[in-house]
RNA sequence: CCUCGAUAAUGGCAAACUCAUUGAAAAGUGAGGACGCAAAACCACGGGUCUAACGUUUAACAAACUAUGAUGGCCGGGUUACCGAA
Numbered sequence: 001c002c003u004c005g006a007u008a009a010u011g012g013c014a015a016a017c018u019c020a021u022u023g024a025a026a027a028g029u030g031a032g033g034a035c036g037c038a039a040a041a042c043c044a045c046g047g048g049u050c051u052a053a054c055g056u057u058u059a060a061c062a063a064a065c066u067a068u069g070a071u072g073g074c075c076g077g078g079u080u081a082c083c084g085a086a
Base pairs, nucleotide, nucleotide: 004084005083012037013036017032018031019030020029021028022027035073041079042078043077045076046075047074048071049070050069055065056064057063
């Protein structure tokens, strides 16, 4: 230095839920709170999943389709990083 991840050490993040707020929604942000996480740090490139405002279909309505929206704590991938047992 690379790989790897321990009954090591320093720490870090924060699920569900509640309140406030943004959004058409999915969901995001802030505070509280901890299910868990060795990258649960960052990035929507590929896949999956969620939503369906606009748009399309329908004689009308319902409804269906649809991402340019979201998800990095779904997976793969890229970039960066603390510690040092086997």
The RNA shown here (c-di-GMP-I riboswitch aptamer) has 86 nucleotides and comes from Aneurinibacillus soli. The prediction has a mean pLDDT of 89.